RNA sequence: UAGCGAGUUGGCGAUGGGGUUCGCCCCCAACCGCCCCGCCUGACGCGGGGCUGAUGACCCCUACCGGAAG
Repeated sequence: UAGCGAGUUGGCGAUGGGGUUCGCCCCCAACCGCCCCGCCUGACGCGGGGCUGAUGACCCCUACCGGAAG
């Protein structure tokens, strides 16, 4: 380096990583945030404006935001 045989197993939960736990999915899947207005008969979709959160949940780290002190 190549060949053969055996064994092991994954992904996802709107922004990063680790641990624990819960839920979901089986690649045709789970998942891909919310609010207001307008277009449209309506739905889907499109356009404009606005808002929260690094978690599904808990703890920790990193980044970000706000306040106070030195």

Fluoride riboswitch aptamer (crcB RNA motif) from a Candidatus Rokuibacteriota bacterium, 70 nucleotides, folded computationally. The source organism's lineage runs through Bacteria, Bacteria candidate phyla and Candidatus Rokuibacteriota. The sequence was found by an Rfam model in a public genome assembly. Of the family's consensus pairs, 100% are formed in the model.